[in-house]
RNA sequence: UCCUUAUCAAGAGUGGUGGAGGGACUGGCCCUGUGAAACCACGGCAACCUGCAUAAAAACAAUUUAUGCAAAGGUGCCAAAUCCUGCAGGAAGUUUUCCGGGAGAUAAGGA
Numbered sequence: 001u002c003c004u005u006a007u008c009a010a011g012a013g014u015g016g017u018g019g020a021g022g023g024a025c026u027g028g029c030c031c032u033g034u035g036a037a038a039c040c041a042c043g044g045c046a047a048c049c050u051g052c053a054u055a056a057a058a059a060c061a062a063u064u065u066a067u068g069c070a071a072a073g074g075u076g077c078c079a080a081a082u083c084c085u086g087c088a089g090g091a092a093g094u095u096u097u098c099c100g101g102g103a104g105a106u107a108a109g110g111a
Base pairs, nucleotide, nucleotide: 001111002110003109004108005107006106007105008104013042014041015040016039017038021031022030023029025086027084028083043078044077045076048074049073050070051069052068053067054066055065056064057063082103087100089098090097091096092095
């Protein structure tokens, strides 16, 4: 970098350094000198991997799936729904709504 699968309306921030950007991209709309990005320290959220328990899959083991509990370890995350949107379709009727997809993010596995 690519592929597969799962999830994405919940949740969680302070301090220091820094000094103008940031929210992936488009168009919007926002955040930001009452201090952006980035880095550091400490803290937190969540539960994908992980650990434990129970049940099922025709005995046991292994494995898989489901549910529950945990949070030591590997990641991730801590403005706004992935902030909205983009492509296609439906409903209401002129800007709203619903549904599917694309794109993106994260995890696990693979090439």
Predicted 3D model of a 111-nucleotide RNA (SAM riboswitch aptamer (S box leader)) from Defluviitoga tunisiensis.